[in-house]
RNA sequence: GCCCCCGUGGCGUAACUGGACAACGCAGCAGCAUCCUAAGCUGAAGAUUACAGGUUCAACUCCUGUCGGGGGCG
Numbered sequence: 001g002c003c004c005c006c007g008u009g010g011c012g013u014a015a016c017u018g019g020a021c022a023a024c025g026c027a028g029c030a031g032c033a034u035c036c037u038a039a040g041c042u043g044a045a046g047a048u049u050a051c052a053g054g055u056u057c058a059a060c061u062c063c064u065g066u067c068g069g070g071g072g073c074g
Base pairs, nucleotide, nucleotide: 001073002072003071004070005069006068007067010026011025012024013023019057029043030042031041032040050066051065052064053063054062
């Protein structure tokens, strides 16, 4: 330099031939319970879906560019 894959809450993953409020687990927070803690149970909160454009009635999903990570070739 060229090619391929990936980027979604603090962390790990879903969401699919584009369709309504982006879901689950863990962690954290509050509460219940306990002499106290842990485990357990209940509840609430937390995401500009890496960034910027484009297509579309509608984009996590498709297209272009940029950034970051991984792999391959030279």
The RNA shown here (transfer RNA) has 74 nucleotides and comes from Candidatus Pacearchaeota archaeon RBG_13_36_9.
The organism belongs to Candidatus Pacearchaeota, within Archaea.
The prediction has a mean pLDDT of 81.
Its Rfam family is "tRNA".